[in-house]
Context: one part of a larger RNA
Molecule: small-subunit ribosomal RNA, 3' major domain
Organism: uncultured bacterium
């Protein structure tokens, strides 16, 4: 100087407290560990590893094992030598191949002979290939502390130095914010704003959108909508604290008030923190294999453990009719109305839509009525027979659904522990990446819609000035 401390002083955050609703009981779901196994294919390990790389493991993917097959090679470039390139079925296999066959002459340049592009096949070499190591050789991304108020520098001054000062102090603030003060004065990177949304107005523009209607024509663009440039909020204004500052308290206007709300956005740096299996690379390793192919089977196993969401344990609920109201996407390899059929997954047909037109789409919780009465039940819904639908070469291993039967643990969860302060938490559905097909995940949307915060003793993380030290 830094770092520490069950030293002090001041401040902060869902850190506590107050409050709500779970997590740890149960069933299954998924990631992991472990055991297993020919293989269960690598990574990721306190917070910052565990619905995480994976926004989709039947085959492929696909890295593993097991067989069978291959050696200039599944991919490049380069020589020499044959052929255009294909097309087309036959045997053998699981295929990969492997063999003998068939068609078949194209495009550029040149009168023609030839030559060239591109593709194929043969040979010998340079090479190719590697998801092999080593993230403690690296590059780029990435995660954490933390959106936490810090982190520095130029001169000037002090101080033998190592530093210090400024960055301390006195208010103030979310905030090194911003004022006074001072041997410092200035300055950068951090904050704040500039961006996106979202909330209030006017304006310009109205077709596929609105508007009166029971529906459509035809008509209007006031309304709602939609998108483009504006306006609007600055502590501007009044009162009071305060130091005649900065701010803080109240209040008026306003839609909106004091950063309006929510995103982006992540300072110098820690953690030899992740990734060498995005991708790029140093080295080091293999080089008839650690490289390439192909079927088949693993990644899906199962005594157990743990982490994260699902669904219940029920009357604020379950059932059954009846009836309202969303937003935000997505669709030509699709998304599919309406109509027939089927108890239902769904099949047929196929209008309309390259979308404010048309389709996915009936939002559900909610409300009205009627049942069930506290029961392991009209609760729950695994499990396990049968029948079955799609998808896709192909659902045995191992894929969602749908019908009939079956009708399991569970009666609210121990010691512990998590989120969460307002359109938040709970709760209800609703769509979309991935995608043939396959959510309880994962983004994103809307609807219903609280309870609390007295305070900062404690418990945890941090910021700042101080103070001890045998620590660097």
């Nucleotide at each position: 100087u830094g770092a520490c401390g069950g030293g002090g002083a001041c401040c902060c955050g869902c850190a506590c407290a107050a409050g709500c609703g779970g997590u740890g009981g149960a069933u299954g779901a998924u990631g992991u560990g472990g055991u297993u196994u020919a293989a269960u294919u690598c990574g990721a390990u306190g917070c910052a590893a565990c619905g995480c790389g994976a926004a989709a493991a039947a085959c492929c993917u696909u890295a593993c094992c097991c067989a069978c097959c291959u050696u200039u090679g599944a991919c490049a470039u380069g020589u020499a030598c044959g052929g255009a390139a294909u097309u087309u079925g036959c045997c053998a296999g699981a295929g990969a191949u492997g063999c003998g066959a068939u068609u078949g002459u194209g495009c550029u340049c040149g009168a023609a002979a030839g030559a060239g592009a591109a593709c194929c096949g043969u040979a010998a070499c340079a090479c190719a290939g590697g998801u092999g190591c080593u993230g403690c050789a690296u590059g780029g991304c990435u995660g954490u502390c933390g959106u936490c108020a810090g982190c520095u520098c130029g001169u000037g001054u002090c101080g033998u130095g190592a530093g210090a000062u400024g960055u301390u102090g006195g208010g103030u603030u979310a905030a090194g914010u911003c004022c006074c003060g001072c041997a410092a004065c200035g300055a950068g990177c951090g904050c704040a704003g500039c961006c996106c949304u979202u909330g209030u107005c006017a304006u310009u523009a109205g077709u596929u959108g609105c508007u009166a209607c029971g529906c459509a024509a035809g008509a209007g663009c006031a309304c709602u909508c939609u998108a483009g440039g504006g306006a609007g909020a600055c502590u501007g204004c009044c009162g009071g604290u305060g130091a005649c500052a900065a701010a803080c308290c109240g209040g008026a206007g306003g839609a909106a008030g004091g950063u309006g709300g929510g995103g982006a956005c992540g300072a110098c740096g820690u953690c030899a923190a992740g990734u060498c299996a995005u991708c790029a690379u140093g080295g080091c390793c293999c080089u008839u294999a650690c490289g390439a192919g192909u079927a088949g089977g693993g990644c899906u196993a199962c005594a157990c453990a743990c982490g994260u969401g699902c669904u219940a344990c029920a009357a604020u609920g379950g059932g059954g009719c009846a009836u309202a109201c969303a937003a935000a996407g997505g669709g030509u390899c699709g998304c599919a109305a309406c109509c027939u059929c089927g108890c239902g997954a769904g099949a047929g047909u196929g209008a309309g839509c390259u979308a404010a037109u048309c389709c996915c789409a009936u939002a559900a919780a909610a409300u009205g009525c009627c049942u069930c009465g506290u029961a392991g039940u009209c609760c729950g819904g695994a499990u396990u027979g049968g029948a079955g639908u799609c998808u896709g070469c192909a659902a045995c291993u191992c894929g969602a659904c749908u019908c009939c039967a079956u009708g399991a643990a569970g009666u609210c969860g121990g010691a512990a522990u998590c989120g969460c302060u307002a359109g938040u938490a709970a709760u209800c559905g609703u769509g979309a990446a991935u995608c043939a097909g396959a959510a309880u995940g994962u983004c994103a949307c809307g609807g219903u819609g609280a309870a609390u915060a007295c305070g900062u003793u404690c418990c945890c993380g941090g910021g700042c000035c101080u103070u001890g030290u045998a620590c660097a």